[in-house]
């Protein structure tokens, strides 16, 4: 400097033939127990890396930055 791929909850990650953002694991309550954990069951947590464009509608498609990774030179 050129390519490739990643960025979504507190941590692992899913959702890309645009149309209401999820799992598990954690965390908070409860129920069980003499207690705790373990099992059950509620529940809170996300302007989807930051700007910008196309759409009626953008996590998902174009562009620019930022940041990590692996590659060629």
């Nucleotide at each position: 400097g050129c390519c490739u791929c990643c960025a979504u909850a507190g941590c692992u990650c899913a959702g890309u033939g645009g149309g209401c953002a999820g799992a598990g694991c954690g965390c908070u309550a409860g129920u069980c127990u003499a207690g705790u954990a373990a099992a059950c069951c509620a529940g809170a947590g996300g302007u989807c890396g930051g700007g910008a464009g196309u759409u009626c509608g953008a996590g998902u498609c174009u562009c620019c930055c930022u940041g990590a990774a692996g590659g060629c030179a």